The RNA shown here (SAM riboswitch aptamer (S box leader)) has 117 nucleotides and comes from uncultured Puia sp. Its Rfam family is "SAM riboswitch aptamer (S box leader)". Gene Ontology term of the family: regulation of gene expression. NCBI's taxonomy places the organism under Bacteria, Bacteroidota, Chitinophagia, Chitinophagales, Puia.

RNA sequence: CUUAUCAAGAAAGGCUGAGGGAAAUGGCCCGUCGAAGCCUUGACAACCUGCUGAUGUUUGGAAACAAGCUGAAAGUAAGGUGCCAACUCCAUCCCGAGGAAGAUCGGGACAGAUAAG
Numbered sequence: 001c002u003u004a005u006c007a008a009g010a011a012a013g014g015c016u017g018a019g020g021g022a023a024a025u026g027g028c029c030c031g032u033c034g035a036a037g038c039c040u041u042g043a044c045a046a047c048c049u050g051c052u053g054a055u056g057u058u059u060g061g062a063a064a065c066a067a068g069c070u071g072a073a074a075g076u077a078a079g080g081u082g083c084c085a086a087c088u089c090c091a092u093c094c095c096g097a098g099g100a101a102g103a104u105c106g107g108g109a110c111a112g113a114u115a116a117g
Stems, first nucleotide, its partner, number of pairs: 001117006011041005019030003024092004042084001044082001047080002049077004056069005088111001093108005
């Protein structure tokens, strides 16, 4: 940079000790009943991967068929990652619905996260 996904899911222990929820602003939360970080164990999920395998195709064969390649959907495993408060915690910019103005609701963009390339 490209593509896909982001409303689901899943915590205990040890060390440590005041912050944390990506950044800015605002909000709202979590936190001395222990934040962040590190370590151990466990779980969750299924992007990549393995297996099963439709189909297509190649070769051999008179045929039946055999072998090779391919490898949809679905299932399964959990090797490589990821992840385990709150929708990516919510808003911010644009459009629409709504309304006196708001609140609120929907869609999109931007940003971000993860995977694969």